[in-house]
Context: one part of a larger RNA
RNA sequence: GGCACAUGGUGGAUGCCUUGGUACCAGGAGCCGAUGAAGGACGUGAGAGGCUGCGUUAUACCUCGGGGAGUUGCCAGCUAAGCGUUGAUCCGAGGGUGUCCGAAUGGGGAAACCUGACAAGAGUUAUGUCUUGUUACCGUUAUCUGAAUUCAUAGGGUGGCGGGGGGAACGCGGGGAAGUGAAACAUCUCAGUACCCGUAGGAGAAGAAAACAAAAGUGAUUCCGUUAGUAGUGGUGAGCGAAAACGGAUCAGGCUAAACCACGCGCGUGUAUGAAACGGGCAGGUGUUGUGUGUGUGGGGUUGUGGGAUACUGUUGAUCAUUCUGCCUGGGUGGUCGGGGAUACUCCUUGCGUUAGGUGAACACUCUGGGAAGGGUGACCGUAGAGCGUGAGAGUCGUGUAACUGAAAACGUGUGGGGUGUUUCUUUCGGUGUGUCCCAAGUAGCAGCGGGCUCGUGGAAUCUGCUGUGAAUCUGCCAGGACCAUCUGGUAAGCCUAAAUACUUCCUGGUGACCGAUAGUGAAUUAGUACCGUGAGGGAAUGGUGAAAAGUACCCCGGGAGGGGAGUGAAAUAGUACCUGAAACCAUGUGCCU
Numbered sequence: 001g002g003c004a005c006a007u008g009g010u011g012g013a014u015g016c017c018u019u020g021g022u023a024c025c026a027g028g029a030g031c032c033g034a035u036g037a038a039g040g041a042c043g044u045g046a047g048a049g050g051c052u053g054c055g056u057u058a059u060a061c062c063u064c065g066g067g068g069a070g071u072u073g074c075c076a077g078c079u080a081a082g083c084g085u086u087g088a089u090c091c092g093a094g095g096g097u098g099u100c101c102g103a104a105u106g107g108g109g110a111a112a113c114c115u116g117a118c119a120a121g122a123g124u125u126a127u128g129u130c131u132u133g134u135u136a137c138c139g140u141u142a143u144c145u146g147a148a149u150u151c152a153u154a155g156g157g158u159g160g161c162g163g164g165g166g167g168a169a170c171g172c173g174g175g176g177a178a179g180u181g182a183a184a185c186a187u188c189u190c191a192g193u194a195c196c197c198g199u200a201g202g203a204g205a206a207g208a209a210a211a212c213a214a215a216a217g218u219g220a221u222u223c224c225g226u227u228a229g230u231a232g233u234g235g236u237g238a239g240c241g242a243a244a245a246c247g248g249a250u251c252a253g254g255c256u257a258a259a260c261c262a263c264g265c266g267c268g269u270g271u272a273u274g275a276a277a278c279g280g281g282c283a284g285g286u287g288u289u290g291u292g293u294g295u296g297u298g299g300g301g302u303u304g305u306g307g308g309a310u311a312c313u314g315u316u317g318a319u320c321a322u323u324c325u326g327c328c329u330g331g332g333u334g335g336u337c338g339g340g341g342a343u344a345c346u347c348c349u350u351g352c353g354u355u356a357g358g359u360g361a362a363c364a365c366u367c368u369g370g371g372a373a374g375g376g377u378g379a380c381c382g383u384a385g386a387g388c389g390u391g392a393g394a395g396u397c398g399u400g401u402a403a404c405u406g407a408a409a410a411c412g413u414g415u416g417g418g419g420u421g422u423u424u425c426u427u428u429c430g431g432u433g434u435g436u437c438c439c440a441a442g443u444a445g446c447a448g449c450g451g452g453c454u455c456g457u458g459g460a461a462u463c464u465g466c467u468g469u470g471a472a473u474c475u476g477c478c479a480g481g482a483c484c485a486u487c488u489g490g491u492a493a494g495c496c497u498a499a500a501u502a503c504u505u506c507c508u509g510g511u512g513a514c515c516g517a518u519a520g521u522g523a524a525u526u527a528g529u530a531c532c533g534u535g536a537g538g539g540a541a542u543g544g545u546g547a548a549a550a551g552u553a554c555c556c557c558g559g560g561a562g563g564g565g566a567g568u569g570a571a572a573u574a575g576u577a578c579c580u581g582a583a584a585c586c587a588u589g590u591g592c593c594u
Stems, first nucleotide, its partner, number of pairs: 001593009015579001016544002020515002022512007029504002031166002039101003042055003046079002049075003061095006070083003106115003116135007137163009170201001171199005181188001185235001211218002222249004232240002253496003256440001260299010277286001278330007304474001306439005312431003317337007338426011350414006357405003363378005379396002381385001387399003445469007455481001476491005531538002551578001554565004
């Protein structure tokens, strides 16, 4: 020096464990914010720091419920001082306080800082000082003012109401790629995806046929299955890719514009030449009213077997008022006589649910052991033999589980009733016939260039953007895949609309041939922390003594560290470098070889 064996050290693999994750399911909830949010800074405890809680009333205050013996949150002990059966701590509901920053909003600003004005109040002899409140901008509405410029308008002031910012995914709209695929690449694809912007809600969007269909019919929209990888489209390449129909989920329909009438306002006409003022008759009176047009409000009206208005006609109860006055007659308008339905708000009643809880069955002995829940023996409960814990595998030890039960207060939701408001029906409903009028205009259509539809310009309809042009009103217009005829279906150019559908930041409960500390979230530990970067941003590592600290009194060596005894413990080769403790690597001992 090598090899082998043994014993150690180092190291932290493996096994076992789980406080933490992860995926999904069900239910709830689905917005928060100028009454100042989300998110932070700084403070706050008897005692330094971090986390949690809270806000100068600061690990908390008040009220109402629950609960019942300890308690002053965690790391986390140590002391001190308290509180509590006159019910503390703790759990739930409601209320109060809530510094500063932040949309941040009196002004400024390098966020958590600086600094005004006005009013009221505290203090001072007085000034300085302090406290509270108000004081941003935009939109809208009401109102007061008010230029050039007479009326007016612009502008200005004040009051009311609203907005602003944040939020995981889901929705709608406006913009909108490339890597890639086509085995290259340009049309094409990826893909209207990623991403950016705007904006809404608990959902959103869509939605009551100018729809489909085809000689038969359906009857708003949405979603699922099927149709179907079909019909199609496509450098007919790569690829892209419907619909009707059928079966289901859920079901709901409404309101305007116009014609016409009434009233108000603006403008024109007209103003002594009196045009006329609901119709007729008689008498009287008034005298800026009538008419055209525009606009506003109310009535009317809402449809495709076309509908409506107007006109004519029939019908419908009474009564009152009104239509310049009185009387007669006819007509118009309005109110009352009552009831039903729908809907909004509000009050009461009552039920259910949520936010604390409560009751909750049944086992002993013995053996082994440090320890019994294990073995043995004999019992018991079960609407409860889910789970977890307890010194080893516990239905009967604890907590729970099944079942039953509970709310002063708040919230959600439903039933019934009352009040107020709106609306509708019954109080109007028909009929006739067509004469007149209306039925959504820079719209439909057409042309050019685009987009979107299975449809890449194609024979290219339908839908849609920009530019140009530019109709008709029911004897109208649109669609049925160029276009024409016939036939069929519908009625555009206004609006609203629950449910079935999508999603899960969040709360509760549950499940797993999901992970088990290099795994599972980046994060089981101070985690978006430490650390890195000017910044955008990037981004870790570190779990396990034991049943219980019983965490080794005392003695010895040593400066200490660390050991040797003694002691605890079932175990100390379980000694806070702590379960198990592999390998590399380093030693010691013994044997063999050189």